[in-house]
Context: one part of a larger RNA
Molecule: small-subunit ribosomal RNA, 5' domain
Organism: Bacteroidales bacterium UBA6828
C1' cells in the first nucleotide's frame, strides 16, 4: 500500500450501476411460489343467455327443462425430473480436462417409410344407503372417453438356421427362411392425431488416463475382500446381487484411519513466480426435519408426491387425524452484523392450449441500507480600512486567522414550483386483403406499458437547499499557548507523563483525505 457479502464510532446532499443472513442445513403463524386443456369424455353443482309452465293486467315471483356460451367438481391428456433454494454430507471418478461404448437410453422436435381392421369388460362422476368429531372410508345401482383389455394385419422387432462383407478382441453389420409380437378415434364449418421402424438432434446413463488439502505422534489395511465359472438384475457393462470354486487385492510412489472441504469457470494480491478465496454471475455435483423405500414416468427413488420408522409442532368428541420455508415475502432464535408479508405479467423465458387465452415470488420493475465503485454539487469573479472578534509575541506596536468575512458584479448543476414529455413495442394479438402454395411473408386497420407522467427537455425564483473526520514526538504531511503533575491518561513501535509536556485534556492555527473519514477483523 491493495483488497472485502464486512461490523463499530463521528458525519451525511444527489444520481447511475452493482450488491445485501458469512452465525442455527434453528424453529416457522400468514398469504403466495404449477397448472393447464371442453378443439378427448361422461356430464351441469355455479353463473349468464335464450325457451315453456302457473300466478298475475302489468311488472314481477316461483317452477320445469343442458337448448346455447361456459364450467365447480370427476375421469382422460401433457407438464409438475425445468425453472428457484440451500452447501448438511462428500477427499470422491464428486469437479476439471481429454478419450471410448461393437456395453447404452432418449418424451416433446425434425426427415423418411408403413398402417389406423373388428370386437369386449369396466371404472370415476351423478343417484340410493352405512360408518366417523374430524380426516375421510365403505357398500349398492348405472354410465363414458384420445382410460383398459382381446383378435386380425408384420414395413420392422425378439429368437433359431443358412450365405456374404467387415472390424481395435470380445464382435458388428446385410440378405433369405420358420415362428412370437402393435395402433385411438374424432373432424369435414377448419386444425390435425394416433402406432410402428429407421436416421437426426438434443438430454441422460457408464468406463477410462491425468489432475485435486493437512496429519506417520495413522503402518498395516481387506472375506463380495481379488479374480474365475455358472446365473439373477439393469437401458447398458461389471461382486451390482447370489452359487460354486481359487486365495487373491491395496500399500513409504503413503493405503488403512483421522481432521477439514462441494469442485471449477473465476476474484484478490503480487513486476512476475507464486500465495490466498471460492459471496454476487455461469457450469457440474449433492441435498429437501432426520433415515429407509419404491411407485408412476421417456426422465425421479421426485423441495411445494406417495408408503415406513424417528424427533418436534398443532387439531381432537381421546377412539384418531393433520404439518415440514436450504421457494418469494415476513416472524421469534442466535448474532458485531445482511432489507418489503410491494406492483405487474408491458417485455424476456417457461408449462398447457389449434388459438383466444390461463398459470408463472422465474423474470422484469419499485421499496430499504453510505455497504460498494463511478459521476456531480456544497457556488464563481473581484474584493487591504489587510475591518472586527479569536490566538500569540520580544506587546503605545507586531504575527497570524486572511481574500477569508463585509461589499460589489454574476451563474443556477443541484432545490423548489410549473409545462412538455422520447423509448423499452421496427415486437405481439385480433379483423381484412395480396403473394407464394397450406402456414409462411407483406400490406392496412384496431389494439397490448407494470415501472410512470418516471428518464429528459424547457421556463420561473433565489447563493438559494447542501462538510465532515482523523491526526499534527520520530517512523509520517502537519506547532504554539493553557491546564494537569508518574496522577488523569496516551501507545502500531520505539516510547510520553514526577512543575514550563510540540507524545495526555482543551484552545488557536496547521496537514491529510472528503460525502466521507477513522478504528477493528481476515487475506496478499
Nucleotide at each position: 500500500g491493495g483488497a472485502u457479502g464486512a461490523a463499530c464510532g463521528c458525519u451525511a446532499g444527489c444520481g447511475a450501476c452493482a450488491g445485501g443472513c458469512c452465525u442455527a442445513a434453528c424453529a416457522c403463524a400468514u398469504g403466495c411460489a404449477a397448472g393447464u386443456c371442453g378443439a378427448g369424455g361422461g356430464g351441469c353443482a355455479g353463473c349468464a343467455c335464450g325457451g315453456g309452465g302457473u300466478a298475475g293486467c302489468a311488472a314481477u315471483a316461483c317452477c320445469c327443462g343442458g337448448g346455447u356460451g361456459g364450467c365447480g367438481a370427476c375421469c382422460g391428456g401433457c407438464g409438475c425430473a425445468c425453472g428457484g433454494g440451500u452447501g448438511c454430507g462428500u477427499a470422491a471418478c464428486a469437479g476439471g480436462u481429454g478419450u471410448g461404448c461393437a456395453a447404452u437410453c432418449u418424451g416433446u422436435c425434425c426427415a423418411u417409410a408403413a398402417u389406423c381392421g373388428g370386437g369386449g369388460a369396466a371404472u370415476a362422476g351423478c343417484c340410493c344407503g352405512g360408518c366417523g368429531a374430524a380426516a375421510g372410508u365403505u357398500g349398492g345401482a348405472u354410465u363414458a372417453a384420445c382410460g383398459c383389455u382381446c383378435c386380425a394385419u408384420g414395413u420392422g422387432a425378439g429368437c433359431a438356421g443358412a450365405a456374404g462383407c467387415c472390424g481395435c478382441a470380445u464382435g458388428g453389420u446385410u440378405u433369405c427362411u420358420g415362428u412370437u409380437u402393435g395402433a385411438a378415434a374424432c373432424g369435414u364449418u377448419a386444425a390435425g392425431g394416433a402406432u410402428u421402424a429407421u436416421g437426426g438432434g438434443u438430454g441422460a446413463g457408464c468406463a477410462c488416463g491425468c489432475u485435486u488439502c493437512u496429519g506417520a505422534u495413522u503402518a498395516g489395511g481387506u472375506a463380495g475382500u481379488u479374480g474365475g465359472u455358472g446365473g439373477g438384475g439393469u437401458a447398458a457393462c461389471g461382486g451390482c446381487c447370489c452359487a460354486c470354486c481359487a486365495a487373491g487385492c491395496c500399500g513409504a510412489c503413503g493405503a488403512u484411519c483421522a481432521g477439514u472441504a462441494g469442485g471449477g469457470g473465476u476474484u484478490c494480491u503480487g513486476a512476475g513466480a507464486g500465495g490466498a478465496a471460492g459471496g454476487u454471475c455461469c457450469c457440474c455435483c449433492a441435498c429437501a426435519u432426520u433415515g429407509g423405500a419404491a411407485c408412476u414416468g421417456a426422465g425421479a427413488c421426485a423441495c411445494g408426491g406417495u408408503c415406513c420408522a424417528a424427533a418436534c409442532u398443532c387439531c381432537u368428541a381421546c377412539g384418531g387425524g393433520a404439518g415440514g420455508c436450504a421457494g418469494c415475502a415476513g416472524u421469534g432464535a442466535g448474532g458485531a452484523a445482511u432489507a418489503u408479508u410491494g406492483g405487474u405479467c408491458a417485455a424476456u423465458g417457461g408449462g398447457c392450449g389449434a388459438g383466444a387465452g390461463c398459470c408463472u415470488g422465474a423474470a422484469c420493475c419499485a421499496g430499504c441500507c453510505a455497504a460498494g465503485u463511478c459521476g456531480c454539487g456544497u457556488g464563481a469573479a473581484g474584493g487591504a480600512u489587510g475591518a472586527a472578534g479569536g490566538u500569540u509575541c520580544u506587546a503605545u506596536g507586531g504575527a497570524u486567522u486572511g481574500u477569508a468575512a463585509a461589499c460589489u458584479u454574476c451563474u443556477u448543476u443541484u432545490a423548489u414550483u410549473c409545462g412538455a414529455g422520447g423509448g423499452u413495442a421496427a415486437a405481439g394479438u385480433g379483423u381484412g386483403g395480396c403473394a407464394c402454395g397450406u402456414g409462411u411473408g407483406c400490406c392496412a386497420u384496431a389494439u397490448u406499458g407494470c415501472a410512470a407522467g418516471u428518464a429528459u427537455c424547457g421556463a420561473a425564483u433565489g447563493a438559494a437547499u447542501a462538510a465532515g473526520c482523523a491526526u499534527c514526538g520520530g517512523c509520517u504531511a502537519a506547532c504554539u499557548c493553557c491546564g494537569u503533575g508518574c496522577c488523569a491518561g496516551c501507545a502500531g513501535c520505539c516510547g510520553c507523563g514526577g512543575u514550563a509536556a510540540u507524545a495526555c485534556g482543551g484552545a488557536g492555527g496547521a496537514u491529510g483525505c472528503g460525502a466521507g473519514c477513522g478504528u477493528u477483523a481476515u487475506c496478499c